[in-house]
Context: one part of a larger RNA
């Protein structure tokens, strides 16, 4: 751009892709079978491995400044207390969310159709026989669907529900209707196309040319209406710039939200985290204890219009 108005949603599936794996153990059963030694099919059960998808309860990781401890060397005057640098965390213990796996779930089925190879029924040519030659069936991890993904540019452009609605200018044509000028009539310096015309029909000679008859025909503005094209504007449902954003993200896209508001910051309050701040008190001669699971806390859950999503602007149909 298309999908014969414009939008919103939700769906079909023609086509394409994907998956497809395999062990061991128990029952049946120490049965069938075999002298014994062995040791089944058939059908049922249960754990596994590699493989993929999915998540972050658990378990382990990561987690660049979350929370302590700590060593050099600076610094706030100085004890104590904060603090800057030590390859882009000085080192060292730990860790939320996110993101992960060695963690947790999940899947490979079941079933159906149609068939390899094989196995058959009937059954002749060939009075016999034969699975074949007509015909009828069993039968595989393979093949079609079944499962999952994608998918109407599937121009064969589908379906189905809901929303919008029928406006306004202009332009070009055709018809209608009015009004005007022209025409008609005088007049005269000039100028002025055709009736000696054009289109049809009819007759007659052989078509045609061509003769005769014989019917029709005379212009231009404007204004108003109604139709058809066609250009344009301004809404409609709706989009969409723009702004707050994160389940998205490299831009783009998606996906939520925009005061009729909890989208993000910020507070407040929880979860987690770390692991008992700092001043002080009070007990101890002090070291320490204690008041204190303290304080502090990025990503998490909540709750709250204080701060910022303001004002606005574009687009976007009239239905062959």
């Nucleotide at each position: 751009c298309g999908c014969a108005g414009g939008a919103a949603a939700c769906u079909u599936g023609a086509a394409a892709g994907g998956a497809g794996u395999u062990c061991u153990u128990c029952c049946u059963a120490g049965u069938a079978c075999g002298a014994g030694a062995g040791g089944a099919c058939c059908g049922g059960a249960a754990g596994g491995a590699a493989c993929a998808g999915a998540c972050c309860u658990c378990u382990a990781g990561u987690g660049u400044a979350c929370c302590a401890g700590u060593u050099g060397u600076g610094g706030g005057g100085c004890u104590u207390c904060c603090u800057g640098c030590a390859a882009a965390c000085g080192c060292u213990g730990g860790g939320u969310a996110g993101c992960u796996a060695u963690g947790u779930c999940u899947g490979g089925a079941c079933g159906g159709g149609a068939u390899a190879a094989a196995c058959g029924c009937u059954g002749a040519a060939a009075g016999c026989a034969u699975c074949u030659a007509a015909g009828c069936g069993u039968c595989a991890a393979g093949c079609c669907c079944c499962c999952c993904u994608u998918a109407a540019g599937a121009u064969u452009a589908g379906g189905u529900u809901u929303c919008c609605c029928a406006c306004c200018c202009c332009c070009a044509c055709a018809c209608c209707a009015a009004a005007c000028c022209a025409a008609c009539a005088u007049a005269u310096a000039a100028u002025a196309a055709g009736a000696u015309g054009a289109u049809g029909g009819a007759u007659a000679u052989u078509u045609a040319a061509u003769a005769u008859c014989u019917a029709u025909c005379c212009g231009g503005u404007u204004u108003g209406g109604u139709g058809u094209g066609g250009g344009g504007g301004g809404u409609a449902a709706g989009a969409c710039u723009c702004c707050g954003g994160a389940a998205a993200g490299a831009a783009c896209a998606u996906c939520c939200g925009g005061u009729u508001g909890a989208u993000a910051g910020g507070c407040u309050g929880g979860a987690g985290g770390u692991g008992u701040a700092a001043a002080g008190g009070c007990a101890g001669u002090a070291a320490u204890g204690u008041c204190u699971g303290a304080g502090c806390u990025g990503a998490c859950c909540a709750g709250u219009a204080c701060u910022a999503a303001u004002u606005a602007g574009u687009c976007g149909a009239g239905g062959a």